Predicted 3D model of a 95-nucleotide RNA (c-di-GMP-I riboswitch aptamer) from a Candidatus Atribacteria bacterium. It matches the Rfam family "c-di-GMP-I riboswitch aptamer". Rfam describes the family as follows. GEMM was predicted in a large-scale screen for bacterial structured RNA regulatory elements. The prediction has a mean pLDDT of 85. Of the family's consensus pairs, 95% are formed in the model. It was read from a public genome assembly, where an Rfam model found it.
RNA sequence: AAUUGAUAAAGGCAAACUACCCGAAAGGGCAGGGCGCAAAGUUAUGUGCCUAAAGUAUGUUAUUAAAAAUAUACUAUGGCUGGCAGACUGCCGAU
Numbered sequence: 001a002a003u004u005g006a007u008a009a010a011g012g013c014a015a016a017c018u019a020c021c022c023g024a025a026a027g028g029g030c031a032g033g034g035c036g037c038a039a040a041g042u043u044a045u046g047u048g049c050c051u052a053a054a055g056u057a058u059g060u061u062a063u064u065a066a067a068a069a070u071a072u073a074c075u076a077u078g079g080c081u082g083g084c085a086g087a088c089u090g091c092c093g094a095u
Stems, first nucleotide, its partner, number of pairs: 002095004012037002017032002020029003035082001041088003045085003048080003054075008
C1' cells in the first nucleotide's frame, strides 16, 4: 500500500420502546434502553422512500361579487445515510 473480516483484544455506535423538549407533519435533540452494526463514521450527490406547513388546481359552503372556511389531488423549498449506490475518512486482526 492492496485485499479481506475467521479468531482475539481495546474500544465505538445504538433499533423498538419510555420520559422530556423542538417541529404542521415526516422527523430530530436529550436521557434511559439494546434489536442489531466492521464503517450503523461523515456527506442528501444519484436513486428510492416518508411528510405537505405553504403554494397550485378543482369541488363544496358562503357572498351581489369577493375574502374566508372546508374536502380532494398535485408539488419539497422539509426529512430519512439503520433502504441502496456514489464520494471522503477511519480502529484492530489476517493475508